[in-house]
RNA sequence: GAUUUAUAAAGACGAGUGGAGAGAAUGGGCUCUAUGAAACUCGGGCAACCAUCGAACAUUCGAUAAGGUGCCAAUACCUACCUGAGGUGCCAUAGUGGCUUUUGGGACUUAUAAACC
Numbered sequence: 001g002a003u004u005u006a007u008a009a010a011g012a013c014g015a016g017u018g019g020a021g022a023g024a025a026u027g028g029g030c031u032c033u034a035u036g037a038a039a040c041u042c043g044g045g046c047a048a049c050c051a052u053c054g055a056a057c058a059u060u061c062g063a064u065a066a067g068g069u070g071c072c073a074a075u076a077c078c079u080a081c082c083u084g085a086g087g088u089g090c091c092a093u094a095g096u097g098g099c100u101u102u103u104g105g106g107a108c109u110u111a112u113a114a115a116c117c
Base pairs, nucleotide, nucleotide: 001117003115004114005113006112007111008110013043014042015041016040017039021032022031023030026080027079028078029077044072045071046070049068050067051064052063053062054061055060076109081106082105083104084103085102086101087100089099090098091097092096
């Protein structure tokens, strides 16, 4: 790096170094940031994928947190593509549709874990 499966509305911050950006990518929006961004280090914490133990044996449930990862602003910050339902006004119309806007579902993409190549 590719593939597969699962998860993504919950949860969890202090210090030091650093010195201007950050929130994955592109556009738009919004937010964080000299009361100190990213990154790195130390400590702390959250969670429970792997793990351990127990119960049931298709597979699921419960407990634990020593170990391997992960994570600790805002839903994966929101949005874009498809689609269900509704609101407002405007425009076009033979049917009806378009724009605008609220909300739900799905896809795509991304992240993480585990397995495999």